The RNA shown here (Bacterial large signal recognition particle RNA) has 268 nucleotides and comes from a Clostridia bacterium. It is recorded under the gene name ffs. Its mean pLDDT, the model's own confidence on a scale to 100, is 76. The model forms 91% of the base pairs in the Rfam consensus. It matches the Rfam family "Bacterial large signal recognition particle RNA". By type it is a non-coding RNA gene. From the family's description: The signal recognition particle (SRP) is a universally conserved ribonucleoprotein involved in the co-translational targeting of proteins to membranes. The literature on the family includes a 2003 paper in Nucleic Acids Res by Rosenblad et al., "SRPDB: Signal Recognition Particle Database". The sequence is in RNAcentral, with records from ENA. The source organism's lineage runs through Bacteria, Bacillati, Bacillota and Clostridia.
RNA sequence: UCAUACCGGCCGGGGAGCCAGCGGUGCCCUGUACCUGCAAUCCGCUCAGCAGGGGUGGUUUCCUUCUUUGAGGGCUGAAGAUGUAUGGUCAAGCCCCGAUAUUUUGUAUGUUGACGGAUGGGCCUCGUGCAAUUGGCUCCUGCGAAUCAUGUCAGGCGGGGAACCGAGCAGCAUUAAACAGUGUUGUCGAUGUGCCGCGAGAAAACCUGUCUUGAGUACGGAUAUCGGAUAGCGCGUGUAGCUUUAUGUUCGAUUUGAAGGUGUGUGG
Numbered sequence: 001u002c003a004u005a006c007c008g009g010c011c012g013g014g015g016a017g018c019c020a021g022c023g024g025u026g027c028c029c030u031g032u033a034c035c036u037g038c039a040a041u042c043c044g045c046u047c048a049g050c051a052g053g054g055g056u057g058g059u060u061u062c063c064u065u066c067u068u069u070g071a072g073g074g075c076u077g078a079a080g081a082u083g084u085a086u087g088g089u090c091a092a093g094c095c096c097c098g099a100u101a102u103u104u105u106g107u108a109u110g111u112u113g114a115c116g117g118a119u120g121g122g123c124c125u126c127g128u129g130c131a132a133u134u135g136g137c138u139c140c141u142g143c144g145a146a147u148c149a150u151g152u153c154a155g156g157c158g159g160g161g162a163a164c165c166g167a168g169c170a171g172c173a174u175u176a177a178a179c180a181g182u183g184u185u186g187u188c189g190a191u192g193u194g195c196c197g198c199g200a201g202a203a204a205a206c207c208u209g210u211c212u213u214g215a216g217u218a219c220g221g222a223u224a225u226c227g228g229a230u231a232g233c234g235c236g237u238g239u240a241g242c243u244u245u246a247u248g249u250u251c252g253a254u255u256u257g258a259a260g261g262u263g264u265g266u267g268g
Base pairs, nucleotide, nucleotide: 001268002267003266004265005264006263009056010055011054012030013029014028015027020046021045022044023043024042034053035052036051037050038049062261063260064259065258066257072251073250074249075248077245078244079243080242082240083239084238085237086236087235093233094232096228097227098226099225100224101223103222104221105220106219107218108217109216116212117211118210119209120208121207122206124201125200126199127198128197129196130194131193132191133190134189135188136187137186139183140181141180142179149174150173151172152171157166158165159164
């Protein structure tokens, strides 16, 4: 120096968090750099992943130190918006309710008489009369007893010498009880019918008539004041993370360059 075998090393790294500490799964940033099992109410270790398998393999690999670059993260200050909890003695704010006004505004109405005043009536209630409706009874009409209604009683039966007389079935007629119908004559009663009459009645509202007075009245909105209620908003306080930004600090992948180190056996 070459070949070969074994083997070291390597097959990502970092941040926060968790942890006594170190790694891992998970989250985040870089970047592309094996596989499987374990693993956040955790998994495994103690100078620090455990267990199994695979690739490359002393090479521009890999390791150490310094340097360049600096993704991103942590801590710290300020501002902003948001969530959450809480406070409010008498809620000087908003929202809500009410009242007031020589205020303001819109609409409607008004000398064809506003707001009022006086006097009647209606509406309302009770009683009563009348009417209506309805029920019962009565009145009217019809029908209606084979037998224990009446009248007339053929035939037949009885009495008689006869004339006639008697009881009396069927039939017919008229009726009782019952049944049916139509109307409304009379009478008794009923009411969530009427406003027709009479009488009585409490205050207000509504409608309406007459008389009187003589200019505003009603409703809505705004404003102001007063009173009330309300912790919903605003406000104060605490807390939580988020966004932006300033300074400093810390960790820091990636990137640039430099220096040093870089195994053993066998054979040529």